[in-house]
RNA sequence: UCGUCGGCUGGCGAUGGGGCCCGCCGGAAGUUCCGCGCGGCGGAUGAUGGCUCCUACUAUGGG
Repeated sequence: UCGUCGGCUGGCGAUGGGGCCCGCCGGAAGUUCCGCGCGGCGGAUGAUGGCUCCUACUAUGGG
């Protein structure tokens, strides 16, 4: 210096924060879906991995 193994702090789950639960990762996990003429263009859902609360945004109705 490189490689491998083990342990640990920890990290991640398509845009924010809290609680609980689930799963995944150890420089990886992770970076949504659909269509087309596919080096690019167009369209769709959703602030959750799941439940719930808050915040932001959007739509409708009322004061």
Predicted 3D model of a 63-nucleotide RNA (Fluoride riboswitch aptamer (crcB RNA motif)) from a Thermoplasmata archaeon. NCBI's taxonomy places the organism under Archaea, Methanobacteriati, Thermoplasmatota, Thermoplasmata. The sequence was found by an Rfam model in a public genome assembly. The prediction has a mean pLDDT of 78.